[in-house]
RNA sequence: CCAUGAAAAUGCCAAACCUGUCGUAAGGCAGGGACGGAAAGCCACGGGUCCAUCACAAGCGCAAGUGGAUAGCCGGGUUACCUGA
Numbered sequence: 001c002c003a004u005g006a007a008a009a010u011g012c013c014a015a016a017c018c019u020g021u022c023g024u025a026a027g028g029c030a031g032g033g034a035c036g037g038a039a040a041g042c043c044a045c046g047g048g049u050c051c052a053u054c055a056c057a058a059g060c061g062c063a064a065g066u067g068g069a070u071a072g073c074c075g076g077g078u079u080a081c082c083u084g085a
Base pairs, nucleotide, nucleotide: 002084003083005082012037013036017032018031019030020029021028022027035072041078042077043076045075046074047073048070049069050068051067052066053065
């Protein structure tokens, strides 16, 4: 440099659920916890899903729009440990 995640080592992350806290909500953060993970590190760029809001002015609903959440939904980008079967 390239390739693999077979075996192994050092370790790492932490679903559901519970507690606290922030948020209208989806959900975030902290502690406990451990279903899983080889990028379950980082980035909302494309698609998906979820939440909130909303003009046309009696009201209600749907779609579009707008704002947000999800990187542990998929794809893409980017950085990195061990290993060389």
c-di-GMP-I riboswitch aptamer from an uncultured Desulfobulbaceae bacterium, 85 nucleotides, folded computationally. Of the family's consensus pairs, 95% are formed in the model. Model confidence (mean pLDDT): 79 of 100. Rfam family: c-di-GMP-I riboswitch aptamer. About the family: GEMM was predicted in a large-scale screen for bacterial structured RNA regulatory elements. For this family Rfam cites "Identification of 22 candidate structured RNAs in bacteria using the CMfinder comparative genomics pipeline" (Weinberg et al., Nucleic Acids Res, 2007).